Bacterial RNase P class A from Robiginitalea sp., 332 nucleotides, folded computationally. Its mean pLDDT, the model's own confidence on a scale to 100, is 76. Rfam family: Bacterial RNase P class A. Rfam describes the family as follows. Ribonuclease P (RNase P) is a ubiquitous endoribonuclease, found in archaea, bacteria and eukarya as well as chloroplasts and mitochondria. It is annotated as a ribozyme. The model forms 98% of the base pairs in the Rfam consensus. The RNAcentral record of the sequence draws on ENA. The gene name in the source record is rnpB.
[in-house]
RNA sequence: CGAGCAGGUCUGCUUAUCGCCCCGGCGCCCGGCGUCGGGGAGGAAAGUCCGGACACCACAGUGCGGCAUAGCGGGUAACGCCCGUCACCGGGAAGUGAAGUUCGCUUCUACUUUCCGGGAGGACCAGUGCAACAGAAAGUAUGUACAGUUCGGCUGUAGUGAAAUCAGGUAAACUCUAUGCGGUGAAACGCCAAAUAAGCCAGCGCCCGAGGGCGGCACGUCCGAGCUGGCGGGUAGGCGGAUAGAACCCCGGGGCAACCCUGGGUCCAGAUAAAUGAUAAGCACCCCGGCCCAGCCAGGGUACAGAAUCCGGCUUACGACCUACUCUUUUU
Numbered sequence: 001c002g003a004g005c006a007g008g009u010c011u012g013c014u015u016a017u018c019g020c021c022c023c024g025g026c027g028c029c030c031g032g033c034g035u036c037g038g039g040g041a042g043g044a045a046a047g048u049c050c051g052g053a054c055a056c057c058a059c060a061g062u063g064c065g066g067c068a069u070a071g072c073g074g075g076u077a078a079c080g081c082c083c084g085u086c087a088c089c090g091g092g093a094a095g096u097g098a099a100g101u102u103c104g105c106u107u108c109u110a111c112u113u114u115c116c117g118g119g120a121g122g123a124c125c126a127g128u129g130c131a132a133c134a135g136a137a138a139g140u141a142u143g144u145a146c147a148g149u150u151c152g153g154c155u156g157u158a159g160u161g162a163a164a165u166c167a168g169g170u171a172a173a174c175u176c177u178a179u180g181c182g183g184u185g186a187a188a189c190g191c192c193a194a195a196u197a198a199g200c201c202a203g204c205g206c207c208c209g210a211g212g213g214c215g216g217c218a219c220g221u222c223c224g225a226g227c228u229g230g231c232g233g234g235u236a237g238g239c240g241g242a243u244a245g246a247a248c249c250c251c252g253g254g255g256c257a258a259c260c261c262u263g264g265g266u267c268c269a270g271a272u273a274a275a276u277g278a279u280a281a282g283c284a285c286c287c288c289g290g291c292c293c294a295g296c297c298a299g300g301g302u303a304c305a306g307a308a309u310c311c312g313g314c315u316u317a318c319g320a321c322c323u324a325c326u327c328u329u330u331u332u
Base pairs, nucleotide, nucleotide: 002327003326004325006323007322008321009320010319012283013282014281015280016279017278018277020040021039022038023037024036025035026034027033028032042304046315047314049313050312051311052310053309054185055184056183057182061219062218063217064216066181067180068179069178070177071085072084073083074082075081086121088118089117090116091115092114093113094112095111096110097108098107099106100105122176123175127174128173129170130169144158145157146156147155148154189240190239191238192237199231200230201229202228203227204226211223212222213221214220247266248265249264250263252261253260254259284302285301286300287299289297290296291295
C1' cells in the first nucleotide's frame, strides 16, 4: 500500500420565492376564509423476527402436542436483548525445562505469567442417525509387514485417513434433561347519528338444549333462544383511540461495565387515500486534475431510503470518515 474481519460517529447547512399539514391568538361574510406566531419523516421509519404498554376474548383450568431458552453473575418493564466474568479455541511476548552449540546463541515441546482476538457453552453409557475419498477394514470390524510373547491377533510399531484394539467425533443432527410460554391485534376496540321491509321461504332447535367461547386436539367448563341456507331491501357517515412518554438533554454521585439515583431544563409529526415539498443561488464534505501548493481554480459526486397506535431490542439495505486486529507485498 492492498485485502479481510469486528466495532463506532455523522448521515448535510444557509438565504429567497411559491406550495401543503397540524396547534394556538385575533378578525370576518364563521359550511369556512384572512392574518400573525410555533412545529412538521429515520438510523434504519424497512423486515414483522423477539419482548412489552394498551384494547378485547375472559371469571378461569387439566393432559397431550408445539415452540423457545441453556456455564456463573448482573442490568432491564420484559426479552431469544445488553454488560461482566469463567471454561474452551487461536496468536504474540517473557520465564522455567530439554536438546544442540563456534559458549555469542539456536531449536523444540510441556508448564507458568502476561497481552490481544474469538467465545449459541446442560447431556454422546436413554436411544436413533451421520462421516465422501483413501484404506484390508469406519465397528464390538480388525488383512499384511516387523518386534515382543504367558504362543491367545495377546501387546506394540508401521501403511491409509480428520478419525483404526469392547474407539473417539458430531446434538444452530433427530432426541433426552431442566426451565419457561393463553390468543388476537389499531382493519384492536369504544361511542354517536342516519336509513330500510323490526321483510319472505326452507331445514334444525327452544333446558330430552340447536349453535357458540375458552391457541391445535381431547377432557372439562361457561354462554345460550335462536342458528344455518336462499331470495330481496337499506346503509357504508362522524368522533375517539392518536401521541406527555418504562420520553429526551445537561451537571453531580454510585458502578469495571451494561445501567441506576438526586437535581435542573425541554415538548420535538399526528395525516386518514394519506401532508412534511418544489425552484434558484451559495456553503460544507468526498474524489480527481492543474497551479505561483498554510491555499486557489476547474470538473464530478453526495447513498439506502418515507412515519400510520407507541416503546425496548435484533436482523437487513446503504454514502463518507475513524479505531483495533489478521494476512500479503514493498521500504527502512